[in-house]
The RNA shown here (small-subunit ribosomal RNA) has 1397 nucleotides and comes from an uncultured bacterium. Model confidence (mean pLDDT): 82 of 100.
RNA sequence: GAUGAACGCUGGCGGUGUGCCUUAAGCAUGCAAGUCGAACGCUCCGCAAGGAGAGUGGCAAACGGGUGAGUAAUACACAGGAAUCUACCUCGAAGUGGGGGAUAGCUCGCCGAAAGGCGAGGUAAUACCGCAUGACAUCGUAAGAUCAAAGCAGCAAUGCGCUACGAGAGGAGCCUGUGCGCUAUCAGCUAGUUGGUGGGGUAAUGGCCUACCAAGGCGACGACGGCUAGCCGGUGUGAGAGCACGACCGGCCACAAGGUAACUGAGACACGGUACCUACACCUACGGGUGGCAGCAACUGGGAAUCUUGCGCAAUGGACGAAAGUCUGACGCAGCGACACCGCGUGUGGGAUGACGGCCUUCGGGUUGUAAACCACUGUGGCGAGGGAUGAAAAUUUGACCGUACCUCGCUAGAAAGCACCUGCUAACCACGUGCCAGAAGCCUCGGUAAUACGUGGGGUGCAAGCGUUAUCCGGAUUUACUGGGCGUAAAGCGUACCGUCGGUGUUUUAGUAAGUCACUUGUUCAAGCCCCGGGCCCAACUCGGGAAAAGCAAGCGAAACUACUAGAAUUGAGUCUGUUCGGGGAAGCUGGAAUUCUCGGUGGAGGGGUGAAAUCCGUAGAUAUCGAGAGGAACACCAUACGCGAAGGCAGGCUUCUAGGACACGACUGACACUCAGGGACGACAGCUUGGGGAGCAAAAGGGAUUAGAGACCCCUGUAGUCCAAGCCGUAAACUUUCUUUGCUAGCUGGUUCCAUUUAGUUGGGGCUGGCGUAAGCUAACGCGUUAAGCAAAGCGCCUGGGGAGUACGACCGCAAGGUUAAAACUCAAAGGAAUUGACGGGGGAGCGCACAACCGGUGGAGCAUGUGGUUUAAUUCGAUACGAAGCGAAAAACCUUACCUGGGUUUGACAUGUACCUGCACGGUCUAGGAAACUAGAUCUUCUUCGAGAGUGGUACACAGGUGAUGCAUGGCUGUCGUCAGCUCGUGUCGUGAGACGUCCGCUUAAGUGCGGUAACGAGCGCAACCCUUAUCGCCAGUUACAAGUGUCUGGCGAGACUGCCCUAGUUUUUACUAGGGAGGAAGGAGAGGACGACGUCAAGUCAGCACGUCCCUUACAUCCAGGGCUACACACAUCCUACAAUGGAGCCGACAACGGGAAGCAAUAAGGCAACUUAGAGCAAAUCCUAAUAAACGGCCCCUCAGUUCAGAUUGAAGGCUGCAAUUCGCCUUCAUGAAGUUGGAAUCGGUAGUAAUCGCAAAUCAGCAGGUUGCGGUGAAUACGUUCUCGCUCCUUGUACACACUGCCCGUCAAGCCAGCAAAGUUGGCAACGCCCGAAGCGGAUGACCGGAACUCGCAAGAGACCGGCUCUUCUACGGCGAGGUCAGCGAUGAGG
Repeated sequence: GAUGAACGCUGGCGGUGUGCCUUAAGCAUGCAAGUCGAACGCUCCGCAAGGAGAGUGGCAAACGGGUGAGUAAUACACAGGAAUCUACCUCGAAGUGGGGGAUAGCUCGCCGAAAGGCGAGGUAAUACCGCAUGACAUCGUAAGAUCAAAGCAGCAAUGCGCUACGAGAGGAGCCUGUGCGCUAUCAGCUAGUUGGUGGGGUAAUGGCCUACCAAGGCGACGACGGCUAGCCGGUGUGAGAGCACGACCGGCCACAAGGUAACUGAGACACGGUACCUACACCUACGGGUGGCAGCAACUGGGAAUCUUGCGCAAUGGACGAAAGUCUGACGCAGCGACACCGCGUGUGGGAUGACGGCCUUCGGGUUGUAAACCACUGUGGCGAGGGAUGAAAAUUUGACCGUACCUCGCUAGAAAGCACCUGCUAACCACGUGCCAGAAGCCUCGGUAAUACGUGGGGUGCAAGCGUUAUCCGGAUUUACUGGGCGUAAAGCGUACCGUCGGUGUUUUAGUAAGUCACUUGUUCAAGCCCCGGGCCCAACUCGGGAAAAGCAAGCGAAACUACUAGAAUUGAGUCUGUUCGGGGAAGCUGGAAUUCUCGGUGGAGGGGUGAAAUCCGUAGAUAUCGAGAGGAACACCAUACGCGAAGGCAGGCUUCUAGGACACGACUGACACUCAGGGACGACAGCUUGGGGAGCAAAAGGGAUUAGAGACCCCUGUAGUCCAAGCCGUAAACUUUCUUUGCUAGCUGGUUCCAUUUAGUUGGGGCUGGCGUAAGCUAACGCGUUAAGCAAAGCGCCUGGGGAGUACGACCGCAAGGUUAAAACUCAAAGGAAUUGACGGGGGAGCGCACAACCGGUGGAGCAUGUGGUUUAAUUCGAUACGAAGCGAAAAACCUUACCUGGGUUUGACAUGUACCUGCACGGUCUAGGAAACUAGAUCUUCUUCGAGAGUGGUACACAGGUGAUGCAUGGCUGUCGUCAGCUCGUGUCGUGAGACGUCCGCUUAAGUGCGGUAACGAGCGCAACCCUUAUCGCCAGUUACAAGUGUCUGGCGAGACUGCCCUAGUUUUUACUAGGGAGGAAGGAGAGGACGACGUCAAGUCAGCACGUCCCUUACAUCCAGGGCUACACACAUCCUACAAUGGAGCCGACAACGGGAAGCAAUAAGGCAACUUAGAGCAAAUCCUAAUAAACGGCCCCUCAGUUCAGAUUGAAGGCUGCAAUUCGCCUUCAUGAAGUUGGAAUCGGUAGUAAUCGCAAAUCAGCAGGUUGCGGUGAAUACGUUCUCGCUCCUUGUACACACUGCCCGUCAAGCCAGCAAAGUUGGCAACGCCCGAAGCGGAUGACCGGAACUCGCAAGAGACCGGCUCUUCUACGGCGAGGUCAGCGAUGAGG
C1' cells in the first nucleotide's frame, strides 16, 4: 500500500459498487420453461361472432441461471491444421402428383389406497407407411442402381409452410506445437502397451474397438508415482525484474445427492428428462409409490463471518407464435449491511473582564481559549407546502422504479464527532493513583514509593463518519542475489576431480549456409481493464465514445559482423618422436649392522628396579652387572634438511629386477586432437572387521602399587587384543594451505633444488619446482593476502542461506559387523557467530616496590577481671556502626539529668518561634497554705512602666501554625573511611585507524616518584610527585621579666644562617647526560637529616536523615510535650580490644638520684593539726617561667629478707568497718583499713605489632568531669636485636600474552540426578482412509446370437384361411456400475513402555 474481510468503540446524508471465502452439508413453502387452435379430431361456454380446455402434432426445453467437487492434462492460453457435422437465419436454383392402414383423445368394462394401469369399440392430422417423378444428391471405373414432399390461412391476390440440393454466416467436434504447480526420502514405467494389415465403429481422423503380425514406446530436458490446484483476460504490490492471488465483470472447462447407462434430438449421454444401483428423506390401506435449491428468495446446521420467503416484465435480451400475445427470480428496480470507493455536512462573521468551571503552578501566574456566553448572518441538511422530469422507440397506447431525481417558497443553528496515540523508532507532556502489584508491549523493553511506557484527569498529536486491532499478500529484504550475494577465519571448496560419460565452454584464417542474432512488413493477441484525449451524471467515484500501446506467437522479404553448421588451410593450445637428467614415486625378491628381549654357558655375590617420595615387582633356586655363544621379531641412528618425489592418502638401511612420472635442450611430426565435468569408476592415514600366519619391543582392556576426600586418571610394576605379513572388507579424519580445477595479465628483495647455454671464475643468462620478506598497485569487516593472490579477468563444477533440535529420526542404498552416504520436521531461543578495541582476570611471562615474606624482639589465642559486640532475656533492655575499612566505635564520662526506650500520671496554639483578630486583668513573678510521687491543680498574700492611647509587656480565646532522635544515607548537601602518600589520572593540537580507539603515557638507563636523561609522530600542558607550611637537631644576633646564688655559658622568646651530590678522588653503564656505588674535605647534621600537616581522576548505591541542613512520605488530644519510677548496668553462652599475672632479669621493706608535656578561681592548694589510711579541720600563696599540682616521677642505684613453692608469686571473690562527691550511691559510683586468698606454673590450630631514639619497659600530665579511667590523647626516662635475600604468602605499579569474563574469576559455565510440564521418535498391536490386483456376483442399457416359443395394422402372394418378409418380446451372451471374498501396498490416528530433545 491492498482486502469478498472479521472484531472493539463510535455513527449525520447521498451516489456508485459489493455481500456463505466454512459443510459440492441437508432442505419446509412459493416461484425459476414454455408456447402454437393460422397442423389435428374432440369437449365445454355462448343466440352468434368468438373464447376456454385436456390430448395427438410442431418448435423450444442442449439457451439463460448456479457452483468449483473433480481435473497437473480428454483442461486452459497463444499460434496453427485437416479427415467433419450443423436446427433456426441469409442467398441461389428445383420440386410439392397420387394412395393406404393405424392411433391418443372419447365411450364402455375391469384392477389399484394412491401413483397409475389393462381390455373392447370407434376417430383426425403438417403423426405414420408404400407408389410415382427425380438431379447439380448418394453408391459405382462405367453401365447402371437407389432415395422426397404437407399442408394451413385468406373471397381472392397472395402469404406462411413442406421436400431434396448448392453456398454463406454463426455454432460444434477432432489434431499439432509451445507455455502453464511442489516433490528424486517417487528411478525406472508400459501388453491395447508402440507400430502395421484386415475388419468394425463414428458426422469425422485415430488402438476408438476387434483378429492376426512385429517388439516396440516413454524416461535425469524428470517418465511412472505422491501431494496440491479449475485455467485465462486480469487483480494487488513493486523503480523494475519479479512475487502473491484468480471474489465481482468477460472467455473456456467441469459438475448437478454418490455412481452407471443409454434414449430422443441438428445439438445432451441432458441441473428443474428417462432407466438402474446406493445413501438419505417423505406418503402408504404394507401390496406399493414419491423426491433431489451448486436457479431466486427463505430455513436448519457449520462458522470470526456474508442480505428480502420484495416489485415489475416499463426497458434490454431470450422461447414460441402469421400476429395480438403468453412465459421469463435472465434482467430492470427497490430493501438490508459504513463492507469498499467517492462527494457533502455537523455552521459563518464578530466577540476579552482573556468570565465560570477544569488542570497545572516557582502561588506571581499559566493553560483550556475567541473556545463559550452574547450580537449579527447563512440554510448543505432537516421539516412543511407547491411544481415536477429523462429513461418511451413508433401516429395512438405502454413506467416497476416514483410523485423518485430536480426546482420554487416558508420555518429551523436547531437532530448530526468520534477513534487511536503521546519513552525511542514516530507527530504529540504534565499531574495524581499504584508500588515487579495491577498491568503494558510491534521490537528494544516499562513497573520493586518521585513511572512523560501501567490506570485516571488535564493538555496535545494524527486521521475523521470513521478510527483502531486481528488475519492475509506484496514492499522495505541485495534476507534465494536474472537484474542483484557469497564460500582462508562469520554458513559454505566434495579427502584426492586422479580418470572420465552426458552437459557447458573453446586458438588463427578463407569460402559458403542462414538455425541463433538484427532490420522491415503482414496477421493475431475478443470485449472489459491499465494509459491518453474528449463526452454524460452539479463535481468525484461511476460511465460512454475515440485513440494509443506492449511483449508474445505465426507468416513473408532481407543483412551476414558475431555464435553455430558445412568444406578447406594454419600452428602458438594440446600431443608424439630423439637426447640428457632427477627423485626416500610404486611393486616383487635378496640382503646388512646396531639395539631391546629371551635361551645356554662362564665370572661374581646382594641387592636390583622404580619414583617428587615410595611401594607393588625381580633376586641366595644366584638377580642387577659383565664376558662368550645362539634364537627371534620389529624398526632403520649418523647422512638430514626452510630437502626431494607423488593426484591425494603417503613415501627413508643396502642391492637387483619390473614399472610409472616430471624437467630441460636441439630439431622433426600430428594439426584444436582442448578445458571443466552432474551421474559413474579408481585410490584413500589411523582405528576396526574376516581367514591364515607371526609375535622381540611397545601397548587399549584387565590386574596390582601409589597419589587422593574419592582416583573408574595423571606416576610406577605387569599385561591381552592390536601393532607386523598375505588375501579380502571398511571408506572415515583439524583427510587443513580450514584457500576447487584450468588459462592469461599485474613493482620487487632474498634462499633451496633441478636442467640447459655461457664464462678465467656459480661469472652471466634462460626454464621447472619449492621456501621467506614485503610500506608496489590492488583486495579485505578486520586479521591479513600480495606473480605459489584472498589482486584484475575468463570457463566449468561443488557448496551456503539465523542458533539449537541435528549431521539426528524415518525411508532408501552400501557394509559380515561396527557403521557410512543421502537427509527432514515438530518444538524452542533472540540471538548464535567473525575480527578487532578498552578494561578486568590468570595456580601466563618479564621488571619493580611495601614490616609483604624472610631474620630478630615482644605479644594475642589458655587464666581472672575491665570495656565493647553478638545472642538470649525483658514492660524496656533506645538507636546507629557490623570483611580488611564494625566491635575501650558515635560516647572527651548512662545513679537523677543526659535519654531518644518502658510503666504510670498530666497538658493540647502546646516546652519553643512569628503573625492576625478579639477578650480579661494590671501585671509577670515571688512567698505561703492545701492535695499530690512530682508535674500540676486550687486558694491567699506582696508587687509594674506609662506620653494615660487597649501604647509596651503579660495572660486568655480563636485561627494560621508549632513540634517529631518518626521513614527513606538506595532521593540528597556537607563531612568521613578505604584503595593509598600508591604513582598514577587526563587534556589541546597533530598523526594513524572505516570505527571502537591508538600514539603522546612506549623503548634503554635511572629514581622514593609519569623523578630525570637519551631515543621516538609527536609537540606541549594540567591535576598529582617534589618544593613552598609546622615541630625538632647546630650556630649566630637581639632581648631577657618570673629562669640562675652571681656573671653569663645553662634556660626563655624573637630574628637569621646552614645542606645543594655544591667541591675533590675512584669505579660503573658503549661516549656524554641523567644517575648509582665507595671514599675524602668541610660540617652539629650527607645524600628526601627526623617527624607532621597536606590525600590526583576515581572506586565501594561504603558510613552518617540520631551532629547539622534538606526533598518526599507519615503523626497532629499524638509518633508532640511535662513529670515520677524503672531501663540503657539483665546473663547459659560466643567473639573483639585492654589490664593484671603466672614470678628470682622477681616480690616485700628501708635508704639515695635524674624529667618533660600540661592544668589551676564554684580552682590548684603549700604548711600545721587529727586519723593506721582514705580523708577531715584550719589555711599562706597563685588568674601563674613567680604559687600550687609536684611526692623522692617511676623504672634505676645501694643494703637486707624471701630460695623455686600455687610460695612473702598472683591478686579475683566475699565479709566487716569507714571516707568522699552529690537532693539522692538499693537497682548502679570511687577510695581506705582489716580479714578472705579463686583461676593461673608462659598458653593448640592460628594470628598481630615493630627497621632506631624504633620495639620493649617505666612512670607523669591533660580532656571529659559534682563524683567515677584498666579507655583515649599527649609527655618524657631507660633503651635493644635483626634484615642473607625476593623462591614463596599478601597487597600494589608498569610492559607483554591468552580469554567463551564486562555485576568484570565471589566471573562465566558443563553433565548426571530429583519434581512438574511440552512436542516429536521407536514400540507388541489396534483403528480408519486411498489407489490398484486376483476371483465371485452381475442391475439397467447398447450390441451380438438363436428360433422348437409368444405377440404384431401398413409391403408381397392369396377369394379366404394362411404363408413369406420384417419388427418387438422371451432365452443365451460380450462389456459393466454396485456388492462380496482374498493377499499385499500406501497414508493417517491411538498405543503400555523405552531412548533422546